About this RNA
Transfer RNA from a Dongiaceae bacterium, 79 nucleotides, folded computationally. Lineage of the source: Bacteria > Pseudomonadati > Pseudomonadota > Rhodospirillales > Dongiaceae. The same sequence occurs in records of 2 taxa. Rfam family: tRNA.

Parts: sequence; C1' cells; structure tokens
RNA sequence: CGGGGUGUAGCUCAGUCCGGUUGAGAGUGCCCGGUUCGGAUCCGGGAGGCCCGAGGUUCAAAUCCUCGCACCCCGACCA
Repeated sequence: CGGGGUGUAGCUCAGUCCGGUUGAGAGUGCCCGGUUCGGAUCCGGGAGGCCCGAGGUUCAAAUCCUCGCACCCCGACCA
C1' cells in the first nucleotide's frame, strides 16, 4: 500500500440474506424473592443496549449506500 472479515447488554453471540408486524432477543453474569438450619443446585421475578461514529437514501434503517474509527486475517513492499 492492496484485499477480506468483525463491531448489538458486563461477557459470548443471534437478528442483516429479503428494510416493516408488538417492544432489539438468547445464554451467562448481576440484583430481589422462594426452596434450605445455612450454602450450592433448582424455581420465579427484575434491572441493564435505541445496535462503533458521522452523513445519506426511504413513509420507515441495527439491516441498504458513502466516509471515518478500532480489532483480526491474507497478500505485496522494505532493510
């Protein structure tokens, strides 16, 4: 320098293909309660994200387009 991938809750990920029902869900973690003499397990409930940033298209964008940022992979170049 060129090409590709990823970015969504504290963490790991789905959802993007083909934009749309209603509200972005799951597991785990966290908080509360039940169970227990107490704890683990198990059961019930709850909080937590408007989706990496900015702009655009559209009646409508996490999803499409453009630019940027971070991380990963491949290639090229170099002494």
Description
The coordinates come from a structure-prediction model, not an experiment, and the mean pLDDT is 80.